[in-house]
Predicted 3D model of a 266-nucleotide RNA (Bacterial large signal recognition particle RNA) from a Fidelibacterota bacterium. Model confidence (mean pLDDT): 75 of 100. Taxonomically the source falls in Fidelibacterota (Bacteria, Pseudomonadati). The gene name in the source record is ffs. Rfam family: Bacterial large signal recognition particle RNA. Rfam classes the family as a non-coding RNA gene. On this family, see Rosenblad et al., RNA Biol 2009: "Kinship in the SRP RNA family".
RNA sequence: UCGUGCUAAAUGGGGAAUUAGCGGUGCCCUGUAACCUGCAACCCGCUACAGCAGGAUUGAAGCUUGUAUGCGGCAAAUGCUGAUCUUUGCACUCGAAUUAAGUGGUGCUGAAGUUUCAAUUCUCCGCAAUGGUUUUACACUAAACCCCGUCAGAACCGGAAGGAAGCAGCGGUAGGUGACUAGAAUUAUGUGCCGGGGAACCCUUGGAAUGGAGCUAACUGGUUUGUGGUCCAUUGACCCCAGGUUUGUCAAAUGCAAGUGCACGA
Numbered sequence: 001u002c003g004u005g006c007u008a009a010a011u012g013g014g015g016a017a018u019u020a021g022c023g024g025u026g027c028c029c030u031g032u033a034a035c036c037u038g039c040a041a042c043c044c045g046c047u048a049c050a051g052c053a054g055g056a057u058u059g060a061a062g063c064u065u066g067u068a069u070g071c072g073g074c075a076a077a078u079g080c081u082g083a084u085c086u087u088u089g090c091a092c093u094c095g096a097a098u099u100a101a102g103u104g105g106u107g108c109u110g111a112a113g114u115u116u117c118a119a120u121u122c123u124c125c126g127c128a129a130u131g132g133u134u135u136u137a138c139a140c141u142a143a144a145c146c147c148c149g150u151c152a153g154a155a156c157c158g159g160a161a162g163g164a165a166g167c168a169g170c171g172g173u174a175g176g177u178g179a180c181u182a183g184a185a186u187u188a189u190g191u192g193c194c195g196g197g198g199a200a201c202c203c204u205u206g207g208a209a210u211g212g213a214g215c216u217a218a219c220u221g222g223u224u225u226g227u228g229g230u231c232c233a234u235u236g237a238c239c240c241c242a243g244g245u246u247u248g249u250c251a252a253a254u255g256c257a258a259g260u261g262c263a264c265g266a
Base pairs, nucleotide, nucleotide: 001266002265003264004263005262006261009058010057011056012030013029014028015027020047021046022045023044024043035055036054037053038052039051063259064258065257066256067255068254069253072250073249074248075247076246077245078244080243081242082241084237085236088233089232091230092229093228094226095225096224097223098222099221101220102219103218104216105215106214113210114209115208116207117206118205119204121199122198123197124196125195126194127192128191129189130188131187132186133185134184135183136182137181138178139177140176141175147172148171149170150169156163157162
């Protein structure tokens, strides 16, 4: 140095989460030449040699260590960008007020203004309407006795003539009832094309007189205004949300370098 057999070892790795910790199932990343069966997220196995149990294959390079690049994850910072909120401003728009230049409407068949009458408004009275209460008339009923009149019978007094009290009945009265009808008094009102008196008013409407040219504000324009709306710009906030950047940390995979057995034979 080569060949044969064997052993250590390997048959994926990593991140977050979970856990006292380690590994696994599950999630995510990477990647393949990276085996099979059973177990398991309010979970399974184990204890620093930190999955267990059973089987199979490879086997000293597909193993181990270091280093460079570095997928991806995690942590922190940063208003750098978006999103959100906010300050201010321009423009547009919408609303309100005002003006009267233009358009329109109206006005010498008489505008604005002024005066006056009435209505509208308020209040009082009358009348009417409606409701309540009281009362009268009317109708009905009606006091076992304790209301009236007349009082059969019966009873009482008397020798008799006669006297006197009196139930029922009849007539009436007090009382009671009336969802009806009529009259009167009183009281009330979300009542009235009703009548009269008074007050207030110049908001509105109508009439009359005077007056002698404006009046109106629908559209356009002008002015003022608004915690109004939209767009753009701008001031600040916000690391909750979506990205960017920076720092730290773990790190798959790849490149490079180094390291690692035993026995026999030639």